[in-house]
A computed fold for a 73-nucleotide RNA from an uncultured Clostridia bacterium, annotated as transfer RNA. The prediction has a mean pLDDT of 81. Its Rfam family is "tRNA". It is annotated as a transfer RNA.
RNA sequence: GGGCUUAUAGCUCAUUUGGUAGAGCGCCGCGUUCGCAAUGCGGAGGCGAGGGGUUCGAAUCCCCUUAAGUCCA
Repeated sequence: GGGCUUAUAGCUCAUUUGGUAGAGCGCCGCGUUCGCAAUGCGGAGGCGAGGGGUUCGAAUCCCCUUAAGUCCA
């Protein structure tokens, strides 16, 4: 320098032809307990790496950029 893959909640990951984004763990509150753990219920937390385009509508399609991984030279 070139090819491919990845980037979504604090962490690990889903999101099945484009239609108001979810799970597990963690966190907070309540119940249970003498108390803790475990468990049950409820809740907060994401403008989806950045920018632009297409579309009535984009995490999803297209272009550029950034970062990480991998292969080739």